[in-house]
RNA sequence: CGCCGGGGACCGCGGAGGCCCGACUGACGAACCCCGCCAGGGCAGGAAUGCAGCAACGGUAGUCUGCUUGGGCCUGCUGCGGUUCCCCGGUGUCC
Numbered sequence: 001c002g003c004c005g006g007g008g009a010c011c012g013c014g015g016a017g018g019c020c021c022g023a024c025u026g027a028c029g030a031a032c033c034c035c036g037c038c039a040g041g042g043c044a045g046g047a048a049u050g051c052a053g054c055a056a057c058g059g060u061a062g063u064c065u066g067c068u069u070g071g072g073c074c075u076g077c078u079g080c081g082g083u084u085c086c087c088c089g090g091u092g093u094c095c
Stems, first nucleotide, its partner, number of pairs: 001092008009083007016075008024066001026064003034059003042051003
């Protein structure tokens, strides 16, 4: 000086995990008076009809949930590739 290998550092693209926010699935769901529709019953009325409204039913806020999904951040984790950087080892040639 050249070549080969290993490690580190850094860069790029992924994986995994954790946390946060959202979507969706399912369950629960107004014990302060959530909303809709309100059988029965109630109230007003001579009647027609009207009014408030419990239960049931359907939903909302919210809570929980997940072999679901989007985004953000992180990592003493991990795969592949790269490097005019650093370290270690091997080898060849010359002095």

Predicted 3D model of a 95-nucleotide RNA (Bacterial small signal recognition particle RNA) from a Chthoniobacterales bacterium. A source record names the gene ffs. Its mean pLDDT, the model's own confidence on a scale to 100, is 75. The organism belongs to Chthoniobacterales, within Bacteria. The sequence is in RNAcentral, with records from ENA. Its Rfam family is "Bacterial small signal recognition particle RNA". The literature on the family includes a 2002 paper in Nucleic Acids Res by Regalia et al., "Prediction of signal recognition particle RNA genes".